[in-house]
RNA sequence: CUCGAUAAUGGCAAAGCCUGAGCAAUCAGGUGACGCAAAGUUACGGAUUCAAAAGUGGAUGGCCGGACUGCCGAAA
Numbered sequence: 001c002u003c004g005a006u007a008a009u010g011g012c013a014a015a016g017c018c019u020g021a022g023c024a025a026u027c028a029g030g031u032g033a034c035g036c037a038a039a040g041u042u043a044c045g046g047a048u049u050c051a052a053a054a055g056u057g058g059a060u061g062g063c064c065g066g067a068c069u070g071c072c073g074a075a076a
Stems, first nucleotide, its partner, number of pairs: 002076001003073002011036002016031006034062001040068003044065003047060005
């Protein structure tokens, strides 16, 4: 470095419910844990999705890939 334990220390938090924002996708806070070794960051490529008559403008990083960054260290 690859890799990823029935290891250690910490971390994040799906669905549902409550409150709020938004036309919507969805988001923020609370509660709650299904999961996660990048479930940390980033809309660059793909994908999905919302609005709109169209041009176009949004959403998802917990859909996949890429880029950047990072904790621990058994086996191989």